[in-house]
Context: one part of a larger RNA
Molecule: large-subunit ribosomal RNA, domain II
Organism: Candidatus Brocadiia bacterium
RNA sequence: GUCCGGGAGUUAUACCUGAUGAGCAAGCUUAAUCCUGCUGCGAAAGCAUCUGGAGGAGGCGUAGGGAAACCGAGUGUUAAAAGCGCGUUUAGUUCAUCGGGAUAGACCCGAAAGCCAGUGAUCUACCCAUGGGCAGGUUGAAGUACCGAUAAUCUCGGUAUGGAGGACCGCUAGGGUAUAACGUUGAAAAGUUAUCCCGUGAUCUGUGGGUAGGAGUAAAAGGCUAAUCAAACUGGCUAAUAGCUGGUUCUCCCCGAAAUAGCUUUGGGGCUAGCCUCAUGGAUAUGCAGUGGAGGUAGAGAUACUGAAUGGGUUACAGGGGUCUACCCGACUACCUUACCCAAUCAAACUCCGAAUGCCAUUGCAACAAACCAUGGGAGUCAGAGUGCGAGGGCUAAGCUUCGUACUCGAGAGGAAAACAGUCCAGACCACCGGCUAAGGUCCCUAAAACGAGCUAAGUGAAGAAGGAAGUAAAGGUGCUAAGACAGCCAGGAUGUUGGCUUAGAAGCAGCCAUCAUUUAAAAAGUGCGUAACAGCUUACUGGCCGAGCAUUUUUGCGCCAAGAAUUAUCGGGCCUAAGCUCGUUACCGACGCCGUGGAUUCGUUUGGUAGCGAUACUAAACGAGUGGUAGGGGAGCGUUCUAAACAGGACAAAGUGGAAUUGUGAAGUUCCAUGAACAGUUUAGAAGCGAUUAUCCGGAC
Numbered sequence: 001g002u003c004c005g006g007g008a009g010u011u012a013u014a015c016c017u018g019a020u021g022a023g024c025a026a027g028c029u030u031a032a033u034c035c036u037g038c039u040g041c042g043a044a045a046g047c048a049u050c051u052g053g054a055g056g057a058g059g060c061g062u063a064g065g066g067a068a069a070c071c072g073a074g075u076g077u078u079a080a081a082a083g084c085g086c087g088u089u090u091a092g093u094u095c096a097u098c099g100g101g102a103u104a105g106a107c108c109c110g111a112a113a114g115c116c117a118g119u120g121a122u123c124u125a126c127c128c129a130u131g132g133g134c135a136g137g138u139u140g141a142a143g144u145a146c147c148g149a150u151a152a153u154c155u156c157g158g159u160a161u162g163g164a165g166g167a168c169c170g171c172u173a174g175g176g177u178a179u180a181a182c183g184u185u186g187a188a189a190a191g192u193u194a195u196c197c198c199g200u201g202a203u204c205u206g207u208g209g210g211u212a213g214g215a216g217u218a219a220a221a222g223g224c225u226a227a228u229c230a231a232a233c234u235g236g237c238u239a240a241u242a243g244c245u246g247g248u249u250c251u252c253c254c255c256g257a258a259a260u261a262g263c264u265u266u267g268g269g270g271c272u273a274g275c276c277u278c279a280u281g282g283a284u285a286u287g288c289a290g291u292g293g294a295g296g297u298a299g300a301g302a303u304a305c306u307g308a309a310u311g312g313g314u315u316a317c318a319g320g321g322g323u324c325u326a327c328c329c330g331a332c333u334a335c336c337u338u339a340c341c342c343a344a345u346c347a348a349a350c351u352c353c354g355a356a357u358g359c360c361a362u363u364g365c366a367a368c369a370a371a372c373c374a375u376g377g378g379a380g381u382c383a384g385a386g387u388g389c390g391a392g393g394g395c396u397a398a399g400c401u402u403c404g405u406a407c408u409c410g411a412g413a414g415g416a417a418a419a420c421a422g423u424c425c426a427g428a429c430c431a432c433c434g435g436c437u438a439a440g441g442u443c444c445c446u447a448a449a450a451c452g453a454g455c456u457a458a459g460u461g462a463a464g465a466a467g468g469a470a471g472u473a474a475a476g477g478u479g480c481u482a483a484g485a486c487a488g489c490c491a492g493g494a495u496g497u498u499g500g501c502u503u504a505g506a507a508g509c510a511g512c513c514a515u516c517a518u519u520u521a522a523a524a525a526g527u528g529c530g531u532a533a534c535a536g537c538u539u540a541c542u543g544g545c546c547g548a549g550c551a552u553u554u555u556u557g558c559g560c561c562a563a564g565a566a567u568u569a570u571c572g573g574g575c576c577u578a579a580g581c582u583c584g585u586u587a588c589c590g591a592c593g594c595c596g597u598g599g600a601u602u603c604g605u606u607u608g609g610u611a612g613c614g615a616u617a618c619u620a621a622a623c624g625a626g627u628g629g630u631a632g633g634g635g636a637g638c639g640u641u642c643u644a645a646a647c648a649g650g651a652c653a654a655a656g657u658g659g660a661a662u663u664g665u666g667a668a669g670u671u672c673c674a675u676g677a678a679c680a681g682u683u684u685a686g687a688a689g690c691g692a693u694u695a696u697c698c699g700g701a702c
Base pairs, nucleotide, nucleotide: 001702002701003700004699005698006697011104012103013102015101016100017099018098019097020096021095022094023093024092027060028059029058033054034053035052037050039048040047041046064071065070074086075085076084077083107247108246110244114237115236116235117234118233119232125211126210127209128208129207130206131205132204133203134201136169137168138167139165143161144160145159146158147157148156149155174198175197176196178195179194180193181192182191213229215225216224217223250637251636252635253634254633255632260273261272262271263270264269274381275380276378277377278376279375280374281373282372284371286366287365288364289363290362291361292360293359299353300351301350306347307346308345310343311342312341313340316338318337319336320335321333322332323331324330384409385408386407387406388405389404390403391402392401393400414425415424416423429599430598431597432596434595435594436593440589441588442587443574444573445572449586450585451584452583453582454581455580461576467561468560471558472557473556474555475554476553477552478551479550480549488545489544490543491542492541494518495517496516499513500512501511524539528537529536600627601626602625603624604623605622606621607620608619609618610617611616638691640688641687642686643685644684645683646682647681649679656675657674658673659672660671661670662669663668
């Protein structure tokens, strides 16, 4: 891992509360106990469940109010009254079953912990007692002796002797474990190999003994105290507690949420309300139109306030600065501020104004399987998500965050978006090899298409901005143009003059000033290049050739560049110049939508039947409206084991097992065949150790 078996809302109570059923009813009812009968157990005495009876103690109800005395359909408050509070206008009670609660382990499994009583120092820590071990080699302390130095017996030096040391070397034994590799389901729950450290000492070691659980022991690491230590192990309290995680077993039918508010040592938990469901009762709810309201949002506004804010102006006897003057008075000011005026602005916490929606009320209409309200039983929900719109926070960032509002998902399948909870279409009772549509599509993959008018040339389409550009199409404005424009080509482009000044020079062209006149078809005291300065080239300007549009500007459609990333990889692919884009027309395809046909079921209405005095219940048909669904509420059933009664099976083959057929919406049932060899069923009631693919569930097998 798979298979088989086991495995979770139970039981108790003189309890509380409700529903249903039954009894009695201003009453209802017994508890302990006793008697009785059957049955069971027992040798008997007797005991126990149950049947029937007795037992009225006690309980609930029939009257309340008050703290109470007390009063009483009233009473309390008050000095008293009034007012006000709670009452008075009646239905209860007992039992059974079920829903929920309380108290108990209380649906099951699961802590880390806590407390109590014991057991451990054969491991290990330290201590006590008594024993044992340490090859070999090296070094050579003190002391002593002798010799020398010396006045010296002090002191110093030398030699010999001596044999000290938590001395040295050392795989002696023994002890340790610093490094590395291997090992890591190991050879081993701590090792192996190699290297390494200590090895006469605070040494190693044998045996016996001592100290223990908030305690011991500790050269101290929270180390060690039997492979267990920030409090050992064993048993008990114990089914500790777990606002946490996981799991919680058959079917069908009806309805169907919430992820919000307030409070909470509260925030992943609760309580009450909201929203769901069931029962009972009542009679509303909703939409549209009209009418009447409250309001200060969007917008707008500024001589209507509060405030913000730009430029200018005016006056000032306003305040400050600066300059001048200076004894004072003063004067001036391209300065600042304030006030006022003009022009142009702004605001969530501004408003002289002010919608649309929404909200409230009312009248009318509509529609209705009542969708509304109340009371009572049962819940679940309190982490929500995205999208559009209106806002706050943030960067007018976020698949961000917090509100409001609508929708979808949540709890919603189907079609579209290649794939894709929250987008678009559309809400799945079942069946059909029938039809019509929605969104979206119609070249092939892939069901279905054509036509008309334009645009695009970029594979744009089939991601992307600021910005850039004689892309292209369309609509304009302005100017020039057959008295010939625009572009090109041919020709001219001159004279006073090298204007004056400046300057080394300055001659159209370094710079300054002026910018006239002449000849002309036209030609600047010069547009650019150029020279040291001239020269030279060129332009403006003019003529000729040519012959029809040209120049500039505004707006719009579709394109271009901007455009670099990890597969070709940003059409779903092939591919497409339409099979792209815009406008239009007509077809078709396309869903669990709608229609059609058949069937099931719920509710409503009507009609019939049966039962009943009736309310009503059951049943049949027709018509109508429904039948997605998590948490959850309600209803109806299937199956398992056992009990009672009735009925009916089995050696002419029960149960079980394997297979086949068949019935029912389903849980499931029936029949047949084979196997098997002795039990087992149906109906009506009753009682439960009553239903498992999931708990890192438990046991077994493989």